[in-house]
RNA sequence: GCCCUCGUAGCUCAGUGGAUAGAGCGUUGGCCUCCGGAGCCAAAAGCAAGAGUUCGAGUCUCUUCGAGGGUACCA
Numbered sequence: 001g002c003c004c005u006c007g008u009a010g011c012u013c014a015g016u017g018g019a020u021a022g023a024g025c026g027u028u029g030g031c032c033u034c035c036g037g038a039g040c041c042a043a044a045a046g047c048a049a050g051a052g053u054u055c056g057a058g059u060c061u062c063u064u065c066g067a068g069g070g071u072a073c074c075a
Base pairs, nucleotide, nucleotide: 001071002070003069004068005067006066007065010025011024012023013022018055027043028042029041030040031039048064049063050062051061052060
């Protein structure tokens, strides 16, 4: 360089083109406790960027960026 698979919360992952994107763990606050842990309640936090298609895009298409894997001079 070329080909393939991917990019969603701090981490690991869900999410038939259809209303306001969820779960577990973690974090923060509260309850509880002599204190802590456990348990219970609550909260914060996200679609890599841009463009296109569509009434409607996390989902489909293209470009860029990033990650992983494969391949790259034989005769």